[in-house]
RNA sequence: GCCGACGUAGCUCAGUUGGUAGAGCGGCACUUUUGUAAAGUGCGGGUCGUGGGUUCGAGUCCCUCCGUCGGCU
Numbered sequence: 001g002c003c004g005a006c007g008u009a010g011c012u013c014a015g016u017u018g019g020u021a022g023a024g025c026g027g028c029a030c031u032u033u034u035g036u037a038a039a040g041u042g043c044g045g046g047u048c049g050u051g052g053g054u055u056c057g058a059g060u061c062c063c064u065c066c067g068u069c070g071g072c073u
Stems, first nucleotide, its partner, number of pairs: 001072007010025004019056001027043005049065001051063003
């Protein structure tokens, strides 16, 4: 230099055909216990890597750039 995959909550990851962004773990509060752990209930946490485009509508489609990983030379 060329090619490909990936980037979504603190972490690991879903989100299938474009139609109100989710799960598990973790965090916080409460219940239970003499107390801790465990268990149960609830709560909070996201400009979906950046910038643009298409569309009535984009995490999803298109372009650019950035980052991580792999391959080729």
The RNA shown here (transfer RNA) has 73 nucleotides and comes from Parcubacteria group bacterium Greene1014_15. The source organism's lineage runs through Bacteria and Bacteria candidate phyla. Model confidence (mean pLDDT): 80 of 100. Rfam family: tRNA. From the family's description: Transfer RNA (tRNA) molecules are approximately 80 nucleotides in length. The sequence was found in a public genome assembly.